[in-house]
């Protein structure tokens, strides 16, 4: 150089001015703090919160190779098998089809226990090296399909077939190696499709309900409304059953009020070092406090600069444009999905110079 | 802000456990009728929301996206 794996980051910058929200002060004001990497989809998993406590059983979801990390996860790290790359590296919903049940449309004989065309052998008949009938034998060759009952050679045969046998693939046992998934060796068995993102079987695991959850203060209002149930009866938070437990209440209309605290941000926190570990991670020390609205705050205008695209000509100066994706609302931790444009570091395959 | 549903002809909908997409109404043509509505008959008309997967084969399973719709507060 070039074309290309992976990973890790950035995603305007400075300045003056005019506001917006939040909290502190010595209050005509002064100081501090004020969006993301995905604040997004709400897809997992949690704190938290009310469901009196959730105790069994049953139906239902959810996960699915191993081992580790984790508060948990359907995330992540490692490594195993399988595929794909020339290769750096990638992908993987990867238990179980000899537990059972159905299903494989058309074609095709047959999708399952089958012989359509065929091969081959025997008796006879025509008749000359062929052809019909019968009766056995076979699955090798066509053909049909997406799929046809291990694969290649070789040896055997009446023609042939794992019929025999080397190899290569399945399986079953054994020995070593590894915590395990599995790997390698040896022995044996000649070995009958798909598909579980069809029901379904193992395993593991799951009550429910979302901050409009819930507590407390204040104001207003109208219940003589309808309707459910009356004690081995019914209701109790969300599928059903059962146990104990609590209780007079549930439901549907109708009537008020759109105030205010509080939950509310100190967290499974950031951020540096140190050790521990192949890595996710985790320990332990110092140090920081970094947005809380509730019609909902983070913006606006001006000045150079940056980058892309353009247009002029005097070729390095001028002009105009444009400058992603998106933007908290209870918090975390994770995965998807949108993102112009740029930077950094290890490698890989070609090509050209030394 | 959380919660649940739905998207197949112009429209309102079926589509059972994967195997050639239907029905109704409108629309288009003929017949009937002086017309015209009704009324028989035909015929057409489908990106089954989009991608991607799983399977021989997807509307149907399975994942991700897109649009569109419903539900919620607190007192008595």
């Nucleotide at each position: 150089c070039a074309a290309g794996u992976a990973a890790a980051c950035c995603g305007g910058g400075u300045g003056a001015c005019c506001g917006c929200c939040c909290g502190c002060c010595g209050u005509a004001g002064g100081c501090g703090g004020g969006a993301g990497g995905a604040a997004a989809g709400u897809c997992c998993g949690a704190g938290c919160u009310c469901c009196a406590c959730c105790g069994g059983g049953c139906a239902g979801g959810a996960u699915g190779c191993u081992g580790g990390g984790u508060a948990a996860c359907g995330c992540c790290c490692a490594g195993g098998a399988g595929g794909g790359g020339u290769g750096a590296c990638c992908c993987u919903a990867c238990g179980g089809a000899a537990a059972g049940u159905g299903c494989c449309a058309c074609a095709g004989a047959a999708a399952c226990a089958u012989a359509c065309c065929g091969u081959c052998c025997u008796u006879c008949c025509c008749a000359g090296u062929g052809g019909g009938c019968a009766g056995g034998a076979c699955a090798a060759g066509g053909g049909u399909g997406a799929a046809a009952u291990g694969g290649u050679g070789a040896g055997g045969u009446a023609c042939g077939a794992g019929c025999u046998c080397a190899c290569c693939g399945c399986g079953u046992c054994c020995u070593u190696c590894g915590u395990g998934a599995g790997a390698a060796g040896g022995a044996u068995g000649g070995c009958g499709g798909g598909a579980a993102a069809a029901c379904c079987c193992c395993a593991u695991u799951c009550g429910g309900u979302g901050c409009a959850a819930g507590a407390c203060c204040a104001a207003a209002u109208a219940g003589a409304a309808g309707g459910a149930u009356a004690a081995u009866a019914g209701g109790g938070a969300c599928g059903c059953c059962c146990g104990g437990c609590c209780c007079a209440u549930c439901c549907u209309c109708g009537g008020g009020u759109u105030g205010g605290u509080c939950g509310c941000u100190u967290g499974a926190g950031a951020c540096g070092g140190c050790a521990g570990g192949u890595a996710a991670c985790u320990g332990c020390c110092g140090c920081c406090c970094c947005a809380g609205a509730c019609a909902g705050a983070u913006g606006g205008u001006c000045a150079c600069c940056g980058u892309c695209c353009u247009g002029a000509c005097u070729u390095g100066u001028c002009g105009g444009g444009a400058u992603a994706c998106a933007g908290a609302a209870c918090u975390c931790g994770g995965c998807u999905u949108a993102c112009a444009g740029g930077u950094u570091u290890a490698c890989u395959u070609g090509g050209c110079c030394a | 802000g959380g919660g649940c549903c739905g998207a197949u002809a112009g429209c309102u909908c079926a589509g059972c456990c994967g195997g050639u997409a239907g029905a109704g109404c409108a629309a288009c043509g003929g017949c009937c009728u002086u017309u015209u509505a009704a009324g028989c008959c035909g015929a057409u008309g489908g990106u089954c929301c989009u991608g991607g997967g799983u399977u021989c084969g997807a509307g149907u399973c399975c994942c991700a996206g897109u649009c569109g719709g419903c539900c919620c507060a607190c007192c008595a």
Molecule: RNase P RNA; transfer RNA
Organism: Chloroflexota bacterium